[in-house]
RNA sequence: CGAACGCUGGCGGCGUGCCUAACACAUGCAAGUCGAACGGAACUGUUUUGAAAGAUUUCUUCGGAAUGAAUUUGAUUUAGUUUAGUGGCGGACGGGUGAGUAACGCGUGAGUAACCUGCCUUCAAGAGGGGGAUAACAUUCUGAAAAGAAUGCUAAUACCGCAUGACAUAUCGGAAUCACAUGAUUUUGAUAUCAAAGAUUUUAUCGCUUGAAGAUGGACUCGCGUCCGAUUAGUUAGUUGGUGAGGUAACGGCUCACCAAGACUGCGAUCGGUAGCCGGACUGAGAGGUUGAACGGCCACAUUGGGACUGAGACACGGCCCAGACUCCUACGGGAGGCAGCAGUGGGGGAUAUUGCGCAAUGGGGGCAACCCUGACGCAGCAACGCCGCGUGAAGGAUGAAGGUUUUCGGAUUGUAAACUUCUUUUAUUAAGGACGAAACUUGACGGUACUCUAAGAAUAAGCACCGGCUAACUACGUGCCAGCAGCCGCGGUAAUACGUAGGGUGCGAGCGUUAAUCGGAAUUACUGGGCGUAAAGGGUGCGCAGGCGGUUGAGUAAGACAGAUGUGAAAUCCCCGAGCUUAACUCGGGAAUGGCAUAUGUGACUGCUCGACUAGAGUGUGUCAGAGGGAGGUGGAAUUCCACGUGUAGCAGUGAAAUGCGUAGAUAUGUGGAAGAACACCGAUGGCGAAGGCAGCCUCCUGGGACAUAACUGACGCUCAGGCACGAAAGCGUGGGGAGCAAACAGGAUUAGAUACCCUGGUAGUCCACGCCCUAAACGAUGUUAACUAGUUGUUGGGAAGUAAAAUUCUCAGUAACGCAGCCAACGCGAGAAGUUAACCGCCUGGGAAGUACGGUCGCAAGACUAAAACUCAAAGGAAUUGACGGGGACCCGCACAAGCGGUGGAUGAUGUGGAUUAAUUCGAUGCAACGCGAAAAACCUUACCUACCCUUGACAUGUCAGGAAGCUCUUGUAAUGAGAGCGUGCCCGCAAGGGAGCCUGAACACAGGUGCUGCAUGGCUGUCGUCAGCUCGUGUCGUGAGAUGUUGGGUUAAGUCCCGCAACGAGCGCAACCCUUGUCACUAGUUGCUACGAAAGGGCACUCUAGUGAGACUGCCGGUGACAAACCGGAGGAAGGUGGGGAUGACGUCAAGUCCUCAUGGCCCUUAUGGGUAGGGCUUCACACGUCAUACAAUGGUCGGAACAGAGGGCAGCGAAGUCGUGAGACGGAGCCAAUCCCAGAAAACCGAUCGUAGUCCGGAUUGCAGUCUGCAACUCGACUGCAUGAAGUCGGAAUCGCUAGUAAUCGCGGAUCAGCAUGCCGCGGUGAAUACGUUCCCGGGUCUUGUACACACCGCCCGUCAAACAAUGGGAGUGGUGUUUACCAGAAGUCGUUAGCCUAACCGCAAGGAGGGCGGCGACCACGGUGAGCACCGUGACUAAU
Repeated sequence: CGAACGCUGGCGGCGUGCCUAACACAUGCAAGUCGAACGGAACUGUUUUGAAAGAUUUCUUCGGAAUGAAUUUGAUUUAGUUUAGUGGCGGACGGGUGAGUAACGCGUGAGUAACCUGCCUUCAAGAGGGGGAUAACAUUCUGAAAAGAAUGCUAAUACCGCAUGACAUAUCGGAAUCACAUGAUUUUGAUAUCAAAGAUUUUAUCGCUUGAAGAUGGACUCGCGUCCGAUUAGUUAGUUGGUGAGGUAACGGCUCACCAAGACUGCGAUCGGUAGCCGGACUGAGAGGUUGAACGGCCACAUUGGGACUGAGACACGGCCCAGACUCCUACGGGAGGCAGCAGUGGGGGAUAUUGCGCAAUGGGGGCAACCCUGACGCAGCAACGCCGCGUGAAGGAUGAAGGUUUUCGGAUUGUAAACUUCUUUUAUUAAGGACGAAACUUGACGGUACUCUAAGAAUAAGCACCGGCUAACUACGUGCCAGCAGCCGCGGUAAUACGUAGGGUGCGAGCGUUAAUCGGAAUUACUGGGCGUAAAGGGUGCGCAGGCGGUUGAGUAAGACAGAUGUGAAAUCCCCGAGCUUAACUCGGGAAUGGCAUAUGUGACUGCUCGACUAGAGUGUGUCAGAGGGAGGUGGAAUUCCACGUGUAGCAGUGAAAUGCGUAGAUAUGUGGAAGAACACCGAUGGCGAAGGCAGCCUCCUGGGACAUAACUGACGCUCAGGCACGAAAGCGUGGGGAGCAAACAGGAUUAGAUACCCUGGUAGUCCACGCCCUAAACGAUGUUAACUAGUUGUUGGGAAGUAAAAUUCUCAGUAACGCAGCCAACGCGAGAAGUUAACCGCCUGGGAAGUACGGUCGCAAGACUAAAACUCAAAGGAAUUGACGGGGACCCGCACAAGCGGUGGAUGAUGUGGAUUAAUUCGAUGCAACGCGAAAAACCUUACCUACCCUUGACAUGUCAGGAAGCUCUUGUAAUGAGAGCGUGCCCGCAAGGGAGCCUGAACACAGGUGCUGCAUGGCUGUCGUCAGCUCGUGUCGUGAGAUGUUGGGUUAAGUCCCGCAACGAGCGCAACCCUUGUCACUAGUUGCUACGAAAGGGCACUCUAGUGAGACUGCCGGUGACAAACCGGAGGAAGGUGGGGAUGACGUCAAGUCCUCAUGGCCCUUAUGGGUAGGGCUUCACACGUCAUACAAUGGUCGGAACAGAGGGCAGCGAAGUCGUGAGACGGAGCCAAUCCCAGAAAACCGAUCGUAGUCCGGAUUGCAGUCUGCAACUCGACUGCAUGAAGUCGGAAUCGCUAGUAAUCGCGGAUCAGCAUGCCGCGGUGAAUACGUUCCCGGGUCUUGUACACACCGCCCGUCAAACAAUGGGAGUGGUGUUUACCAGAAGUCGUUAGCCUAACCGCAAGGAGGGCGGCGACCACGGUGAGCACCGUGACUAAU
């Protein structure tokens, strides 16, 4: 908000209600009235008559006639009601709708000296006397009907002459006054022409005619305003004007004849689209924007198109004629109709009401009036459609009830809410009364309504949306990127305040939400009030008409401007003050306001205009100067290539490397000579010139512009510039030349996965010249032109002044560069050459893409250029700067990172782990570095979590309750768990005892236990990794709008952000280093189990070794050099050790959702006679294969045999276990000693000495297998270790690739320990022997610092481009095809009007008559609607196929 939809709905008041199909309409009503204009008719009444019936003096009913005439004197009566027709007035108002209309249609303000106006009001004058018809009606006839024809009769306020008549009209004149033209007003003379109607009650009204005024209503003209499109730029022949005529109420090309050739248009004509306009309404601070329902003013229309008639008024909604479409009736011949009046129906649609009551009020028409008519109007009905008001109860009430929800299980919340107590009665309901609206009388649809009063009783009355942020309001459950939500951001993938439900809350409330639409916020079209260097945006450049703007001064004028005044700006609305409905909404009264337009007056500053003057702008003159400025013609040398000849010989050329190519037919090289074309080294320069594009050897000619100096001349002559004109690199096009070099296309050779490229060898257009086109560029300073003002410094080009012997130097004008203050800017940056501060004018921009594309137009030979959209799609695209990360960017530095070396892995066999496969199960985890001899420092059972089978269910374990019993032990059965049975047994504390208590066991029921079940992406803790890399931060200050920066960067130096110096920084923290442990030297102290100068033991001693305590020592301290008088580095001395001496522990801020829920802890979820618990057996030990880590080897630096030396560090009582004996051996027996510097494990091995083997699958190698044993253990089958004999695989040093290590290190040799009944080639330690190499930092990998680029920020494992495939959407082209609108030419021509005609007809007037005048019908002509034909233009749909998005 005229709304619609969803959920819900108590009352009243006031408003509002087909926005769509101007689609079609059944039915009823919406415009009639007057008998006081007229003649009739019907009925009643009166009179008369006829017949019949009832009835019987007569009355009633029915039919006919009259409503008068005649007579007589006259007079009277001749009534009432209704009414078809003639006639009058009204049907031109009121009511509806918005199709058309971009227009004098509307608004506003003027004009008509160019006009009309019925009814109404005022004034003046008048109404005399005649005539002929006609409807109705009657008769006859036609037709289905509608209707019509003929004959005859009749009236009027119907019609027609005559008379009278001017202040009327027309013609011809006179006078006065006024005026801006045509003229106007007043007055006056003559001539001509024109009027009338009566009616009624009974004396007054209503009518009638003419004229003049008024009022009202209309008509016409003009100024200004009034939507979009230029991809609509030219339009117009009655067109523009004139003369004359016609026509109109009136002006006018309004129409016609003739004449002229005009008229409109960039201030937007014409054309196309859209639209009724306004007062107002909504919104907004305003300026504006949108809108035109209801109410009011104007316009237009009435089924579509055309036309006139009547009338005061119409080209007429409920009138006429014609044509078309449609509907209806029909006897098929012909007729009837028009709801965009009120109701109502169908249809369309998201959607909009009753076939109501009344003329009581207000108003309208008619009438003298009574009165009649009035779907105008007043009311009622329907609709929460809107606005406004009221209610659905009020007070008390805590045990904070029950129930619900939630919970940390304590509670919290719903919540004074309820119950309960007391009270009230608005509203609804009952009963009674009962209006105003009505102005002398009368008259009330609304309406028994409003209102008043009465009765009963909390009784009749609450929903909707939302609760992530914006935005007020939070929890639980369900769901698990599903279902769904969503205005924007976004939510949902197992703990969702975002979905659904519930509880609670928030907001509004008879409503609440949603949707559509408008304005605001949006300064996001910017007039108020924006921008254009890089975000969108300066035209490629200049000249220049129109336009816009314009220096100093004087006078005039008054267009703009300003001031007050007058008129207008309808009412309603808005605003203010009052008033009336109980209040409000609503209504009424008054006021204010209505930015505007017009008129007249004034002012003279400013702008304009006119006339003067000036010189500072601009231009001219004179003098001087610089220059690749332009055009034309000449001319020069170097170089390249080619040609000829000579010398000369095998290559040349080319590349990262090559090849194609050239060359023994003599190249390249070199010498001489010649030809041709193009370009001009050095000078040469952020130098010069030009408007820009651009311009470079030298000379000549022609020519444009500029700067400076001077101040003679002109006197504003200026600035900018839409359209227009000119110029405009390269490429390209046309014609004709030219062609040395270079070089698109093309060819060949390479490179490559490919290489339609980069590289090489060739090579054509082209590049060059002349003429003509093209007209675009990152045509850039990404910065339009002009003018003024606003700190400086430095360089340079041209001119001038001062100065100098010449310079230097200083000042100044014009250019061109680098910094920089103020200021500006989002920042970057700009900064007198502005992007600063101002002024003038032009161009351009308005989210990204589609797209600078399509269509249309203009230009072009073409290529194409210029102009320039939309559908559709996205929520961004973009700028500048910041911090990171990254780079096959740069600089510096480090690390067993490379290099230099030594030894390995990858090949073999075995061990072990993993993957895969298998399985009832092969439990689970770890997966690049940083998983894979890892968790596991020991899987035969146990472990064990897995599988199979059998069992248990308050449970193997914890707490609580009750009952019993001490606990417990033994036996039988069963594989075992367990089940059943039997027997034995009675403790501790208190207490005399009875009994009780603690602890333990059994049983019962329930709370609960239990889970190596899931989630390491819910977590704690712990750990790995970058990395023992040198980094990571903070406070204060400073800088920046800010993110942030500075410090922490820089110069040195270090292993190090280690230290020094410098510095808008000064300090500090976590890291580094040091402090700790160990090792290396010495001293002191202490010495047993250690040591031994005492011959051994005992004993002594503590010097030495050793042990373990305390100290010393090493700090760049000293010297020399280098370095900046620094830090530090290099060298040296001394020293056991020298520059952190070696090793260890120690791991910053953080990264990887890294690892672990199976160490532990823990949220949530899941299982609960099982996913818990127990037992036995099996499995974790499988095996085609693949990988990792190791062991042993392949041998002679070795194997085997014999001899014979030297450690360290550990462990030991459920233990280590000696000597001795036995066994080939594993081992057995044995048992001393040892709780350990005492005893034992315990023999170290390599090394050394000697012997043998002689390069072979071996005297190497030892796998595998057989047999026999030993040990541990309830138990060695699956599945242990070891021993002896026998057997004797593969393997002869290992492809691509790859690992470790810088000194007591690598390599090699053995020893010990943890785990452990037993089981090590693994792990953790220990000592013995003991090397090689490092030039160096180019490269690989990783890391650090600084810097740079970035379109990356889950950060290069990033981001992202194009083709193709499939599906879909909208669009362009398209042979065509269908429609709509419009223009034009021609045909045609209804009704009607105008003109004409004398074929037919003809009452009024004239005439004695014949006849005439006039009229009608008919004919003809002109105009013209519908319709038809042809041609064009524009738009819309559709179209195989096709194109791009």